[in-house]
Context: one part of a larger RNA
């Protein structure tokens, strides 16, 4: 340096975009970088290997030979690679016509319920629990009705359904805005893949400043249970959860499966699109091409299982792993307002 792995054993970065690099499609000339062959120079000696000798052997020595993986010079080959030039369209992109989507940002809007406030009826409880009780209520509670504020969250629709790189996203309206897909096969002519740094995004809690505050509820405080109850389980209830700006960067950020191309047996279901048949359509059938499930050969695989959405056959690129514990600690560095994050060990032990 090579030679094993990364769903569950140690091991895929939480997700993307992208810089260097790495890696790259078909023809067709050139060149001659890598590459490959053949001359030739060098590769001091000793050591190492190998043969033969030489000391009684053997260590040690001598002679010869290989060998010194290498470099230089030079002649040659051109199929791969590389470099230039020309061409090409199967990759990639673009145009155009079309339909689907909680994909995002902002405004606005509707309607059920909780909850508070007013009224009006009504009167002795209510409400909780396993069984109470704390707690509300004769200053009229619950209950019902009318009317009012005010936050938050959208029943059904609704689905192994859609749509986002992830996280994630659900009433309904309208501005703005990104992707993906199918379909003509007009254009462009390799313009790709990956992707160290690096930059953006990034659930929930938690930070700052200013609003908000219906329900809910860490923390608390009371009432139960209990031996005790710093819990479960009741009645209250503060941050916080909502909004704007700005931070934090974490997760069982999972498919515990990184990204990209080609290949590799059938079925079924299901979402979006386009085509055929049929009878104008639509339903039912059939074929494509995109996504998202179930099942199942090969083959894979410690075994579960995976199995065209691959964990299968292989190539190209990125991270990541090396026995538990010590420790995701400790010192430093860099980020944070903190809280802490990233990077990240050693002693000692077993």
């Nucleotide at each position: 340096c090579u030679g094993g792995g990364c769903g569950u054993a140690a091991a895929g970065c939480g997700u993307g975009c992208g810089u260097a690099g790495g890696c790259g499609g078909c023809c067709g000339c050139a060149u001659g970088u890598g590459u490959c062959g053949g001359g030739u120079g060098u590769g001091a000696a000793a050591u190492c290997c190998c043969a033969c000798g030489g000391c009684u052997u053997a260590a040690c020595c001598g002679u010869g030979g290989a060998a010194c993986g290498g470099c230089g010079c030079u002649c040659g080959a051109a199929a791969c690679u590389g470099u230039g030039c020309g061409g090409c369209u199967a990759g990639a992109g673009g145009a155009c016509u079309g339909g689907a989507g909680g994909g995002g940002a902002g405004a606005g809007u509707g309607g059920a319920a909780u909850u508070c406030c007013c009224g009006g009826u009504g009167u002795a409880g209510c409400g909780g629990u396993g069984a109470a009780a704390u707690g509300c209520g004769u200053a009229g509670a619950u209950a019902u009705c009318g009317g009012g504020a005010g936050g938050a969250a959208c029943a059904c629709c609704a689905g192994u359904g859609g749509c986002g790189a992830a996280g994630g996203c659900g009433g309904c309206u309208c501005u703005c805005u990104g992707g993906a897909c199918a379909g003509u096969c007009c254009c462009u002519g390799a313009c790709g893949c990956u992707g160290a740094g690096g930059c953006a995004c990034g659930a929930a809690a938690g930070c700052g400043u200013g609003g908000g505050a219906a329900g809910c509820a860490a923390a608390c405080a009371g009432g139960a249970u209990u031996a005790g109850a710093u819990a479960c389980c009741c009645u209250g209830g503060u941050a916080g959860u909502c909004c704007a700006c700005g931070c934090c960067c974490u997760a069982a950020a999972c498919g515990a499966u990184g990204g990209g191309u080609g290949c590799u047996a059938a079925g079924u279901g299901u979402c979006g699109g386009a085509g055929g048949u049929a009878u104008c359509g639509a339903c039912c059938c059939c074929u494509c091409c995109g996504g998202u499930g179930c099942c199942g050969c090969a083959g894979c695989u410690a075994a579960c299982g995976c199995a065209u959405u691959a964990a299968g056959c292989a190539c190209c690129c990125c991270g990541c792993c090396u026995g538990g514990g010590g420790a995701g600690u400790a010192c430093g560095g860099c980020c944070g307002c903190a809280a802490g994050g990233u990077u990240g060990a050693a002693a000692c032990u077993c």
Model confidence (mean pLDDT): 89 of 100. Small-subunit ribosomal RNA, central domain from an uncultured Nitrospirota bacterium, 350 nucleotides, folded computationally. The RNAcentral record of the full RNA draws on SILVA.